[in-house]
Molecule: Lysine riboswitch aptamer
Organism: Bacillota bacterium
RNA sequence: AGGUGAGGUAGAGGAGCGGUCGUCAGGAGUAGCCCGGGGAGGCACAGGCAGCUGUGGAACCGGGAUGAAAGGGGCUACCGCCGAAGUUUUCGAGUUUGCCUGGAGCUCGAAAGCUGGGCCGGCAUGUUAAUAACUGUCGGACUGUCACCGGUAUUAUGCCCUUAAUUCCGGUGGUGCGCUAUCUCACGA
Numbered sequence: 001a002g003g004u005g006a007g008g009u010a011g012a013g014g015a016g017c018g019g020u021c022g023u024c025a026g027g028a029g030u031a032g033c034c035c036g037g038g039g040a041g042g043c044a045c046a047g048g049c050a051g052c053u054g055u056g057g058a059a060c061c062g063g064g065a066u067g068a069a070a071g072g073g074g075c076u077a078c079c080g081c082c083g084a085a086g087u088u089u090u091c092g093a094g095u096u097u098g099c100c101u102g103g104a105g106c107u108c109g110a111a112a113g114c115u116g117g118g119c120c121g122g123c124a125u126g127u128u129a130a131u132a133a134c135u136g137u138c139g140g141a142c143u144g145u146c147a148c149c150g151g152u153a154u155u156a157u158g159c160c161c162u163u164a165a166u167u168c169c170g171g172u173g174g175u176g177c178g179c180u181a182u183c184u185c186a187c188g189a
Stems, first nucleotide, its partner, number of pairs: 003187009014082001016081005022075003032066001033064005041053003045102005085115012116143002119140006126134002144175008153166004
């Protein structure tokens, strides 16, 4: 010097990730409202307690030329980013009904695990209005990166050979606590 280990900084992947505003579809001709029938019940997923409401007409049924909203989804713009982020399990807190018990869902936090990235398709459960999306699992090609192998071209002295490095192409394998560059410290001929 090449290099090894630890730490820091800055970056890259692309149908890249997440958030916010707006807009569109959908929710849905649904809930509600009105009319008619009906005639005593009705009020959260289940149960209990209490309360509210109902003959000034409940549940339920039919009709209407009346008629929403939320979560979720697509798109533009902007913002923050590259374990971006997502997800599973467990624990804790809050919340969904006036209270209690149980269940299910949602939000936040912690621990551990999985996924390099998006796309397409099959299957299944759950959530949901809805296989629209999400979740799990299986498969497919594509893509980023690293390693190894092979090939092409260029450079390293004017030529040849060899070797090394770099670009591109192909194959195989791995994957983010990774990869590239750089700085500091330690080791180090």